A computed fold for a 73-nucleotide RNA from a Deltaproteobacteria bacterium, annotated as transfer RNA. Its Rfam family is "tRNA". Rfam's curators write: Transfer RNA (tRNA) molecules are approximately 80 nucleotides in length. Its family is annotated with triplet codon-amino acid adaptor activity in the Gene Ontology. The coordinates come from a structure-prediction model, not an experiment, and the mean pLDDT is 80.
[in-house]
RNA sequence: GCGCCAGUAGCUCAAUGGAUAGAGCAACAGCCUUCUAAGCUGAAGGUUGAAGGUUCGAAUCCUUCCUGGCGCG
Numbered sequence: 001g002c003g004c005c006a007g008u009a010g011c012u013c014a015a016u017g018g019a020u021a022g023a024g025c026a027a028c029a030g031c032c033u034u035c036u037a038a039g040c041u042g043a044a045g046g047u048u049g050a051a052g053g054u055u056c057g058a059a060u061c062c063u064u065c066c067u068g069g070c071g072c073g
Stems, first nucleotide, its partner, number of pairs: 001072007010025004018056001028042004049065005
């Protein structure tokens, strides 16, 4: 330099172009307990890597860029 794959909550991952982007774990609050752990309940946590485009509607499709991984030279 070229090609391929990936980027979504603190972490690991879902989500056929269509309702308010969900789940588990972690952390937080409460219940329980003499206390802790375990268990139960609840709330919170997201500019879906960035910027444009297509569309009535984009995490999803297209373009460019950024980051990471793999391969070729």